The RNA shown here (Bacterial RNase P class A) has 342 nucleotides and comes from a Fimbriimonadales bacterium. The model forms 94% of the base pairs in the Rfam consensus. The organism belongs to Fimbriimonadales, within Bacteria.
[in-house]
RNA sequence: CCUGCUGGCUGGGCGGCGGCGCCCAAUUCGGGCGAGGAAAGUCCGGGCUCCGCAGGAGACUGUGCUGGGUAACCCCCAGGCGUCGGGGACACCCGACGACGGAGAGCGCCACAGAAACGCAAACCGCCCCACUCGGGGUAAGGGUGCAACGGUGCGGUAAGAGCGCACCAGCGUUUGCGCAAGCAAUCGGCUGGGCAAGCCCCACAGGGAGCAAGGUCAUGUAGGGAGGGGAUGACGCGCUCCGCCGACCCUCCGGGUAGACCGCGUGAGGCUUCGCGCAAGCGAACGCCCCAGAGAGAUCGCUGCCUCAAACAGAACCCGGCUUACACGCCAGCAGGCAAA
Numbered sequence: 001c002c003u004g005c006u007g008g009c010u011g012g013g014c015g016g017c018g019g020c021g022c023c024c025a026a027u028u029c030g031g032g033c034g035a036g037g038a039a040a041g042u043c044c045g046g047g048c049u050c051c052g053c054a055g056g057a058g059a060c061u062g063u064g065c066u067g068g069g070u071a072a073c074c075c076c077c078a079g080g081c082g083u084c085g086g087g088g089a090c091a092c093c094c095g096a097c098g099a100c101g102g103a104g105a106g107c108g109c110c111a112c113a114g115a116a117a118c119g120c121a122a123a124c125c126g127c128c129c130c131a132c133u134c135g136g137g138g139u140a141a142g143g144g145u146g147c148a149a150c151g152g153u154g155c156g157g158u159a160a161g162a163g164c165g166c167a168c169c170a171g172c173g174u175u176u177g178c179g180c181a182a183g184c185a186a187u188c189g190g191c192u193g194g195g196c197a198a199g200c201c202c203c204a205c206a207g208g209g210a211g212c213a214a215g216g217u218c219a220u221g222u223a224g225g226g227a228g229g230g231g232a233u234g235a236c237g238c239g240c241u242c243c244g245c246c247g248a249c250c251c252u253c254c255g256g257g258u259a260g261a262c263c264g265c266g267u268g269a270g271g272c273u274u275c276g277c278g279c280a281a282g283c284g285a286a287c288g289c290c291c292c293a294g295a296g297a298g299a300u301c302g303c304u305g306c307c308u309c310a311a312a313c314a315g316a317a318c319c320c321g322g323c324u325u326a327c328a329c330g331c332c333a334g335c336a337g338g339c340a341a342a
Stems, first nucleotide, its partner, number of pairs: 001338009012307007020034005036313001040324002043322005048211004060207005065079005080100001081098007101202002106200002108196003119150001124143002126139005151169006170192001172189002175186004215263004225254006234246001236244002270290003273286005
């Protein structure tokens, strides 16, 4: 210098002409605003709305190292521990990842192989002792099996062996110190018998359901319901009179509600700048500045000039905080490969 991979940032700018949606103004001219970093997947959390709900316990579901942030979180920040990778001056440093509470409450499982897979266990080969033919006893150090074999290495010890003894290491527990804590360091003790909770389970904490087609307001009519009153030359009761009951139709009042219209609907966990606190995530202040889509068949576009080019993924539909996924050109960082020169 080139190419590739990974991560981060960015996601065209300035004009002209015309068009579209919303708002202002209304006589017109006109003025203001007009998609995203993911508007996406709808995975997690919340606001808001309606419904439900005495109290307690249980079931069920979710979360799961510690501390902090937050309206809340399966999110974020910081720290701890573990695993892996890289560097190293062997003091340690850097990075990635982690369903990272409990296996001394109980139950269950650990295929195949293997003598033995958890029980105060177990003798297949080997080793040692007795007997010297069969056999009996000791031994888990060695071989062999397995993902895993009942602490590891070394020295002593022994018939051979064995934490049987000792040193160091690992693990468990005691005490002390440091730390808010997870935990770390030192000390002492008896040697000290696996794994799986992404099996049941135990512990701690949290959790009512449905979602803007939520939900609310108004409400057209040759639609339809209820109550009251009137009611014919009407129907029924043997029915002319009288009485009872029904009754087209008319009047008054009431409630529901389809089409449709409106609200919800954008001043908000809002943005910018500066300052303060905090390692950070973030929090607070100014009594600072700004208003930044809101449709309802659903607006964001077309032509064109310059910037040598203007392209990718992708289009708001109640809102917000996250996570995940997609992404051209360009810029930055790291890593890998290649070429050239010294």

The coordinates come from a structure-prediction model, not an experiment, and the mean pLDDT is 79.